[in-house]
Formats: sequence, C1' cells, structure tokens
RNA sequence: GAGAACCUUCAGGGCAGGGUGUGGAGUUUGCGCAAAGCAUGCUCCAAUUCCCGAUCGGUGGUACAGCCCACGAGGCGGAAUCCUCCGCCAUGAUCCGGUGAAACUCCGGGGCCGACGGUAUAGUCCGGAUAGGAAGAAGGUUGCG
Repeated sequence: GAGAACCUUCAGGGCAGGGUGUGGAGUUUGCGCAAAGCAUGCUCCAAUUCCCGAUCGGUGGUACAGCCCACGAGGCGGAAUCCUCCGCCAUGAUCCGGUGAAACUCCGGGGCCGACGGUAUAGUCCGGAUAGGAAGAAGGUUGCG
C1' cells in the first nucleotide's frame, strides 16, 4: 500500500381522540302450541382494518431524498444432507415557488405512497419473525506485495 480472505458488533418506525356498526348478547311487541321460527322496536358490546382525524419513513449514490437513480425486505421453482447457490415472478408514490454555481434532496406551500397470510376491508394490530433474514455500517485479524 490498491486489492484479497476471514472474524466480531450493529443494522425499521408508527393510530391520541371522535364517528359508524358487518356481527354478537339481552329484551319489547305481533304471528305462532312453542323463549322453535319469522317479523318488529329498544338497550348493551363490537374495527388500532371502514369514515373523520392522528402518525411513521431501511440502505448506498447524488447539495442533506419515503415518492430521482440503484439496492434490500416478499413469493415460486431447482440444486445442495447442512452451510449455501442458481433461475423466474412481483416490487408504491411529487408538484409549484424561493435561494444557490449546483437541490424533484435545502427553505415555504400543496399533494401522494406503503409486500404476503389472518381478522370487519390494515403502512401502524397479530403471524411467518427469532437469539430470523438483509441492503449495508463500524471495528478487527491474517496473509500477500
């Protein structure tokens, strides 16, 4: 000292409040032999999923980014006893004004998005899921020249 191999640690946040009531329980009245059933009114419970509202934002790059570029997280299949590797599929969302040499990144304003399974329809609950996995981050060791 460019590069290499290996090890260790770390590596995701989030419904306060209000409304409705698919459904459940109790009960009134009518029909009815029947608290069997049907109809009917009322009361209570019932959604972090619906409605209002609230709230969150992985990693690398780049003028500081959920919505610019790229990556990760998911599913299926194959190989491999394990570690792991390979292929296929899926993969969301931004505008206006200002400053500046430079910003879809900053400042001001408005808007939008969010895997799969479960459940009353879910970015926020539960589950796969952990002492899991991972883009990667930091530190170290070895050997090599």
FMN riboswitch aptamer (RFN element) from an uncultured Anaerolineales bacterium, 145 nucleotides, folded computationally. The sequence was found by an Rfam model in a public genome assembly. Rfam family: FMN riboswitch aptamer (RFN element). Rfam's curators write: The RFN element is a highly conserved domain that is found frequently in the 5'-untranslated regions of prokaryotic mRNAs that encode for flavin mononucleotide (FMN) biosynthesis and transport proteins. Gene Ontology term of the family: FMN binding. For this family Rfam cites "FMN riboswitch aptamer symmetry facilitates conformational switching through mutually exclusive coaxial stacking configurations" (Wilt et al., J Struct Biol X, 2020). Its mean pLDDT, the model's own confidence on a scale to 100, is 77.